[in-house]
Context: one part of a larger RNA
RNA sequence: CCUGCGGCAAGACGGAAAGACCCCGUGCACCUUCACUGUAACCUUGCGCUGGGCAUACCUUCGCGACAGCACAGUGUAAGCGGCAGGCGUCGACCCUUCCGUUCCGGCCGAAGGUGAGCCCCCAAUGAAACACCGCUCGGUCGCGAGGGUACUCCCUCUUCAUUGGAGGGGCCAACCCCCUCCGAAACCCCACAAGGUGGGCAGUUUGACUGGGGCGGUCGCCUCCCAAAACGUAACGGAGGCGUGCAAAGGUAAGCUCAAAUCGGUUUGAAACCGAUUGUUGGAGCGCAAUGGCAAAUGCUUGCCAGACUGCGAAGACUCACAAGUCAAGCAGGGACGAAAGUCGGCCAUAGUGACCCGAUGGUUCCGAAUGGAACGGCCAUCGAUCAACGGAUAAAAGGUACGCCGGGGAUAACAGGCUAAUAGCUCCCGAGAGCACUCAUCGACGGAGCUGUUUGGCACCUCGAUGUCGACUCAUCGCAUCCUGGGACUGAAGAAGGCCCCAAGGGUAUGGCUGUUCGCCAUUUAAAGCGGUACGUGAGUUGGGUUCAGAACGUCGCAAGACAGUUCGGUCCCUAUCUGCCGCAGG
Numbered sequence: 001c002c003u004g005c006g007g008c009a010a011g012a013c014g015g016a017a018a019g020a021c022c023c024c025g026u027g028c029a030c031c032u033u034c035a036c037u038g039u040a041a042c043c044u045u046g047c048g049c050u051g052g053g054c055a056u057a058c059c060u061u062c063g064c065g066a067c068a069g070c071a072c073a074g075u076g077u078a079a080g081c082g083g084c085a086g087g088c089g090u091c092g093a094c095c096c097u098u099c100c101g102u103u104c105c106g107g108c109c110g111a112a113g114g115u116g117a118g119c120c121c122c123c124a125a126u127g128a129a130a131c132a133c134c135g136c137u138c139g140g141u142c143g144c145g146a147g148g149g150u151a152c153u154c155c156c157u158c159u160u161c162a163u164u165g166g167a168g169g170g171g172c173c174a175a176c177c178c179c180c181u182c183c184g185a186a187a188c189c190c191c192a193c194a195a196g197g198u199g200g201g202c203a204g205u206u207u208g209a210c211u212g213g214g215g216c217g218g219u220c221g222c223c224u225c226c227c228a229a230a231a232c233g234u235a236a237c238g239g240a241g242g243c244g245u246g247c248a249a250a251g252g253u254a255a256g257c258u259c260a261a262a263u264c265g266g267u268u269u270g271a272a273a274c275c276g277a278u279u280g281u282u283g284g285a286g287c288g289c290a291a292u293g294g295c296a297a298a299u300g301c302u303u304g305c306c307a308g309a310c311u312g313c314g315a316a317g318a319c320u321c322a323c324a325a326g327u328c329a330a331g332c333a334g335g336g337a338c339g340a341a342a343g344u345c346g347g348c349c350a351u352a353g354u355g356a357c358c359c360g361a362u363g364g365u366u367c368c369g370a371a372u373g374g375a376a377c378g379g380c381c382a383u384c385g386a387u388c389a390a391c392g393g394a395u396a397a398a399a400g401g402u403a404c405g406c407c408g409g410g411g412a413u414a415a416c417a418g419g420c421u422a423a424u425a426g427c428u429c430c431c432g433a434g435a436g437c438a439c440u441c442a443u444c445g446a447c448g449g450a451g452c453u454g455u456u457u458g459g460c461a462c463c464u465c466g467a468u469g470u471c472g473a474c475u476c477a478u479c480g481c482a483u484c485c486u487g488g489g490a491c492u493g494a495a496g497a498a499g500g501c502c503c504c505a506a507g508g509g510u511a512u513g514g515c516u517g518u519u520c521g522c523c524a525u526u527u528a529a530a531g532c533g534g535u536a537c538g539u540g541a542g543u544u545g546g547g548u549u550c551a552g553a554a555c556g557u558c559g560c561a562a563g564a565c566a567g568u569u570c571g572g573u574c575c576c577u578a579u580c581u582g583c584c585g586c587a588g589g
Base pairs, nucleotide, nucleotide: 001589002588003587004586005585006584007583008582010581011580012579014576015575022410023409024408025407027406028405029402030401031400032399035205036204037203038202039201041198042197043196044195045194046193048191051156052155053154056151057150058149059148060147061146062145063144064143065142066141067140069138079137080136081135082134083133086120087119088118095114096113097112098111099110101108102107165183166182167181168180169179170178171177208220209219210218217237221243222242223241224240225239226238244391245288246348247347251306252305253304254303255302256301257300259284261279262278263277264276265275266274286295287294289353291351292350293349310334311333312332313331317328318327319326323392336345337344338343359385360384361383362382363381364380365379367378417464418462419460420459421458423457425453426452427451428450429449430448434444435443471546472544473543474542476538477535478534479533480532481531484509485508486507487504488503489502491500492499511525512524513523514522515521552570553569554568555567556565557564558563
C1' cells in the first nucleotide's frame, strides 16, 4: 500500500417529510363583530280564510226641536237677505217673587206662583230696521231619532278549517294512533300573501399598494428648486417648500408715473408710523399666495372709459407625448370695448388651484317619435352632482382573528449559521495638556489622531425555505496567543521581601460547591494558577431537553369579540441496522 473483519460516528451542507417559522398569492378554510349585503326566525300592521248581534264611547251624514250670534254711534247683545204696516193679548199683556240654563257679567231664554189689560212696531240715531209678524240662508251648542264607520269590552252561532284541555266509550288495547259522544274554547288563534322593524341564529364576501423581510410609522394626485453629470429626460422611505384657490377688480384698453434704501430736516414721534428735500445705472422693491424664471418711459403704481372673463369657426402650424390627456397659437366671419391712430383685447407675469367613462338632474333644441297624430324615452347643445385624495377612478354597497389551521410558491424575502463590511465592539500605537512634592513618558494620561482583529451589537440579503435542528448542560476534544500559573529578561517612584509595567515564550497545567434553564454573574472554600478566544456562538446519524418555539389550561394587561403579549405560570412523542470518505484495532497478501 491492497483486501477482509470488528468498532467510532467527524464529513458526505448524510436519509426521512415539494419548511410547520417568515414573506408572497387580488389562494382556501373555519371563527368573531357596533365590516358589507342578504336570509331563517320573531315582532307589528294590512288583507284572505271570515259569519251574526246588542250596548258604550268617538267620528260623520240626514231629519226634527230648542237656544245663542255684542266693533263705534245708538233706548240696546242689530248674524244676513226678502216680504209686509201692522202684530200679539181674558186660550192671560205689563209687572212682582222663586228656580234652571247660558253669557262678552251687561243681559238673554225657559218653568212655577201672584196680579189682571195692555205690550211691541212705524217715528230720532245707524252702511244695513225691527225678536211686531212671516219666508229663506250661514256658521255654533244641546237634546232626540235614523244610517254608516272605528275602537274597546261584551254576547251569540256553526263545526267548515285548525287547535287545545278534560271526561267517557270502542278498535285483541297496556302504550302510540284512529273513530264516536259530551263539556270547554272560538271567528281569536293557526295558515297563505304583502309591507315595515329586529335579526352573526345562518350564509356569501370584502378587509389596498409602496416598503433595504413583514408589521407599526409614513406616503399615494398636482406645482417650484436641488440632486441632474451646461439640450430634453432621469431613481431613492434623498434634501427643501407649497396647492385642492383668489379677484367684478387683482380683468380689457388708453394715458401718465417710478420703486427699495440711505442722508438731512420736522409737534407728540422713540431703531422703526407720517411730511419735505437730496442721492437713488438695474432694482437691493413690487407683481394676491410657495419656489424658480421674468419684468423699469414695465409684466410694477395711479387715473379715465369699459365688459373680449365674447359668439361661430378653421382649428393652419407647432410643443409635449405609449395611449388617454396637457400646452401654445397665426388666421376668417359676426357684433363690440378702448385708443387720434397704428393697434390691443377669446381673463389674470408665467408655471399648482384638480378627476376619465357610466349614471342622474336642470334649461334649450329646425333631431328621433315602433300603424298614424301626439306624448314618453332617447339624441344633440349648455350646465350641475365625486377628499371616486389608494387622486388612470375594480362595486351603488365591505372590518377583524387563526398557536386548530390548509394549499401553491420563494432563499426573488426575514429568524440560526456561514459570507461581505467594520459604524459599534475589543486590542495596539502616535501626540503629550496634565497628575505624579521637582520631573510628560516608574506609573497614569484629557482633548485629538493612525491602525489591527473579525470574539459583540449592527448593516447588506450572497449559497441554503423539494429543511444547513436552535440556547444551556454532559462527553470528547483540537487550534491561536492579545500569557492566568510555571520559565527567561529590560525599566522601576526596584534597599530586601512582595509588587507595578513592558519584552520573549503556547512545553505542560489551568478548582469544587450554593443560587439560577441559564451562558454570564454573585457568594463560600481551596489553588502555583483558577487565562482570553476560534473551531456552523466546536460537538443532538454522541447524550440530555431545564429554557425558547405547536396543539391543553390559567393569571395580569390589551381587545366588544374571535383572540393577542422578547409578560408570567403548570404540562408537553428528540427517528435512523453506517454505503462512501475519515479514524481506531486485528488478520492475510
Molecule: large-subunit ribosomal RNA, domain V
Organism: Candidatus Hodgkinia cicadicola